[in-house]
Predicted 3D model of an 80-nucleotide RNA (c-di-GMP-I-UAU riboswitch aptamer) from a Desulfohalobiaceae bacterium.
Lineage of the source: Bacteria > Pseudomonadati > Thermodesulfobacteriota > Desulfovibrionia > Desulfohalobiaceae.
Model confidence (mean pLDDT): 77 of 100.
Of the family's consensus pairs, 95% are formed in the model.
It matches the Rfam family "c-di-GMP-I-UAU riboswitch aptamer". A reference for the family is Weinberg et al. (2017), "Bioinformatic analysis of riboswitch structures uncovers variant classes with altered ligand specificity", Proc Natl Acad Sci U S A. Its Rfam clan is "c-di-GMP_I riboswitch clan".
The sequence was found by an Rfam model in a public genome assembly.

RNA backbone atom coordinates (compact mmCIF):
# COMPACT_ATOMS: atom_id res chain seq x y z
C1' N A 1 0.00 0.00 0.00
C1' N A 2 -3.88 -3.30 -1.27
C1' N A 3 -7.34 -7.15 0.03
C1' N A 4 -11.28 -9.66 3.60
C1' N A 5 -13.74 -9.49 8.38
C1' N A 6 -15.68 -7.54 12.92
C1' N A 7 -17.61 -3.14 15.14
C1' N A 8 -18.32 2.18 15.00
C1' N A 9 -19.61 6.60 12.01
C1' N A 10 -23.66 8.07 7.17
C1' N A 11 -28.69 8.12 5.29
C1' N A 12 -33.51 7.65 7.26
C1' N A 13 -39.67 4.16 5.15
C1' N A 14 -44.45 3.79 7.60
C1' N A 15 -46.53 6.44 11.64
C1' N A 16 -46.33 10.55 15.15
C1' N A 17 -46.43 16.19 16.38
C1' N A 18 -46.35 21.45 14.61
C1' N A 19 -45.51 23.86 10.18
C1' N A 20 -46.17 25.08 4.51
C1' N A 21 -48.92 23.65 -0.41
C1' N A 22 -55.55 23.94 -3.81
C1' N A 23 -53.01 19.10 -4.15
C1' N A 24 -49.34 15.25 -5.46
C1' N A 25 -45.47 16.87 -1.94
C1' N A 26 -42.09 19.46 1.25
C1' N A 27 -39.64 21.40 5.92
C1' N A 28 -38.57 20.63 11.42
C1' N A 29 -38.78 16.88 15.52
C1' N A 30 -39.58 11.88 16.90
C1' N A 31 -39.40 6.90 14.56
C1' N A 32 -36.79 2.90 12.18
C1' N A 33 -38.83 -0.50 7.48
C1' N A 34 -34.80 -0.17 4.78
C1' N A 35 -30.58 1.05 2.41
C1' N A 36 -22.97 1.41 -0.04
C1' N A 37 -24.20 6.11 -3.48
C1' N A 38 -31.18 5.88 0.24
C1' N A 39 -24.92 12.07 -1.97
C1' N A 40 -26.42 15.93 -5.63
C1' N A 41 -29.01 16.26 -11.00
C1' N A 42 -35.90 16.13 -13.02
C1' N A 43 -32.45 14.99 -18.85
C1' N A 44 -34.98 9.88 -20.88
C1' N A 45 -38.90 6.35 -19.05
C1' N A 46 -42.63 5.42 -15.40
C1' N A 47 -46.32 6.62 -10.85
C1' N A 48 -49.09 10.59 -8.47
C1' N A 49 -51.55 15.71 -8.25
C1' N A 50 -53.68 20.39 -10.47
C1' N A 51 -55.28 23.23 -14.49
C1' N A 52 -57.85 23.01 -19.35
C1' N A 53 -59.84 19.17 -22.70
C1' N A 54 -61.46 14.99 -25.48
C1' N A 55 -65.37 9.73 -27.57
C1' N A 56 -60.46 7.51 -25.95
C1' N A 57 -57.32 11.27 -24.62
C1' N A 58 -54.10 14.99 -25.09
C1' N A 59 -51.33 19.42 -23.64
C1' N A 60 -49.53 22.66 -19.67
C1' N A 61 -47.76 23.08 -15.34
C1' N A 62 -45.63 20.75 -10.25
C1' N A 63 -44.35 16.19 -6.85
C1' N A 64 -41.56 11.49 -6.82
C1' N A 65 -33.60 10.51 -7.10
C1' N A 66 -36.38 5.98 -1.41
C1' N A 67 -39.24 3.33 -8.95
C1' N A 68 -35.64 2.40 -13.15
C1' N A 69 -32.09 4.16 -16.71
C1' N A 70 -28.56 8.03 -17.19
C1' N A 71 -25.08 11.85 -15.76
C1' N A 72 -21.50 13.94 -11.92
C1' N A 73 -19.14 13.41 -6.91
C1' N A 74 -17.29 10.61 -2.85
C1' N A 75 -16.91 6.13 0.16
C1' N A 76 -14.02 7.76 6.99
C1' N A 77 -11.74 5.03 11.98
C1' N A 78 -10.62 1.07 15.18
C1' N A 79 -9.23 -3.94 15.30
C1' N A 80 -7.81 -8.52 13.11
RNA sequence: UCCUGUAGGCCAAACCAGGGGUAACCCUGGGACGGAAAGCCACGGGCCCAAUUUAAUAUUGGGUGGCCGGGUUGCCUACA